[in-house]
Record summary
The RNA shown here (Bacterial RNase P class A) has 379 nucleotides and comes from Aliiruegeria haliotis. Taxonomically the source falls in Aliiruegeria (Bacteria, Pseudomonadota, Alphaproteobacteria, Rhodobacterales). Rfam family: Bacterial RNase P class A. Its family is annotated with tRNA processing, dimeric ribonuclease P complex and ribonuclease P activity in the Gene Ontology. Of the family's consensus pairs, 96% are formed in the model. Model confidence (mean pLDDT): 76 of 100.
RNA sequence: GCGGAUGGCUGGAUGGCCGCGGGGCGGGGCGACCCGCCGCGAGGAAAGUCCGGACUCCCUGAAGCAACGGUGCCGGGUAACGCCCGGGCGGGGAAACCCGACGGAAAGCGCCACAGAGAACAGACGGCCCUGCAUGCAGGGUCAUGGUGAAACGGUGGGGUAAGAGCCCACCGCGGGGCUGGCAACAGUCCCGGCACGGCAAGCCCCACCGGGAGCAAUGCCACAUAGGACCUCCGCGGGGCAUGUCCCCAGGGCCGCUUCAGCCCCAGGCAGGUCGGGUAGGCAGCUUGAGCGUGUCGGUAACGGCACGCCUAGAGGAAUGGUCGUCGAAGGGGCGCAAGCCCCGGAACAGAAUCCGGCUUACAGGCCAUCCGCGCAC
Numbered sequence: 001g002c003g004g005a006u007g008g009c010u011g012g013a014u015g016g017c018c019g020c021g022g023g024g025c026g027g028g029g030c031g032a033c034c035c036g037c038c039g040c041g042a043g044g045a046a047a048g049u050c051c052g053g054a055c056u057c058c059c060u061g062a063a064g065c066a067a068c069g070g071u072g073c074c075g076g077g078u079a080a081c082g083c084c085c086g087g088g089c090g091g092g093g094a095a096a097c098c099c100g101a102c103g104g105a106a107a108g109c110g111c112c113a114c115a116g117a118g119a120a121c122a123g124a125c126g127g128c129c130c131u132g133c134a135u136g137c138a139g140g141g142u143c144a145u146g147g148u149g150a151a152a153c154g155g156u157g158g159g160g161u162a163a164g165a166g167c168c169c170a171c172c173g174c175g176g177g178g179c180u181g182g183c184a185a186c187a188g189u190c191c192c193g194g195c196a197c198g199g200c201a202a203g204c205c206c207c208a209c210c211g212g213g214a215g216c217a218a219u220g221c222c223a224c225a226u227a228g229g230a231c232c233u234c235c236g237c238g239g240g241g242c243a244u245g246u247c248c249c250c251a252g253g254g255c256c257g258c259u260u261c262a263g264c265c266c267c268a269g270g271c272a273g274g275u276c277g278g279g280u281a282g283g284c285a286g287c288u289u290g291a292g293c294g295u296g297u298c299g300g301u302a303a304c305g306g307c308a309c310g311c312c313u314a315g316a317g318g319a320a321u322g323g324u325c326g327u328c329g330a331a332g333g334g335g336c337g338c339a340a341g342c343c344c345c346g347g348a349a350c351a352g353a354a355u356c357c358g359g360c361u362u363a364c365a366g367g368c369c370a371u372c373c374g375c376g377c378a379c
Stems, first nucleotide, its partner, number of pairs: 001375010012328007020041002023038006043350001047361002050359005055215004060262006068211005073087005088102001089100004103206002108204002110200003125146002127142007154172006174193008219285004229276005235270001238250004242245001252266004292311008332345005
């Protein structure tokens, strides 16, 4: 200097005039409201609505089970997570680095099209070898080699054989076991074995762990208004006590997917289940101080956590932060100039809060910084 990889920052600045939203302080007004001053006012993704929560309400509560759903190597972080950090194994890459739907195929079921002889304990096609007759057939042996395929019942080398084959041997691989290191996932090493039983679980399934449902249009209060309405279905319409009642207890029915315990409602003028019908859409709250942010320091490989000090940074309600004038202005383009430099043009992406946080994913013109890998050159 160039190429690649990872992480981070920024993504306009400034002055004047006019105009918005919400606060604080002061003044005026009977009130509605008005005036002045001060501070604040869209994002790194506000997006997707994919996860996890806080918060609110509902299901009667506790425990167990079932159904349904989610996650899936190990250890740690976190309020929690399917997220983040570190590690292991596998894959991609020359490397930095990136990716992983990463428990189980000996519990069972299912699938592997076409091609091919044959796709799970299958199979004999071409070929090779042997025998008989004879140039082709028949029988036997074989699957090392060729072909088909995504994948062919271990691989390489040697021995052996009629030709071959784990038939035998060495190494690799596979299965089992011991020892060592590590919290662990795993790694290393040694011994034994039979030299042998493929893949898919992002097919159903098995195992381990986790999980109620809705959502700020949640919900609460006030005002106004209406019809405390009508109809249908199911169940025993019993017993006992006494202080004789709108009482208590038992039995029965109901409130849950099931069960146990508890609690509550009802006992026919009723609980429960269901159908039809009526009123209301106004105002106030929820509404922004947070698992918050910044700086320093300590612990930790890190994610992150502790401590100290400091800061308060939208809260609309059909939805505010804008308009205009001027100056500066990145990348880029043009001209002059030996150069330094000067002049002119140009004008920067994705995109807009709505209860609030922690993540992930997607979109993003240009500019800047740091670290790492590789190549080239110079000293």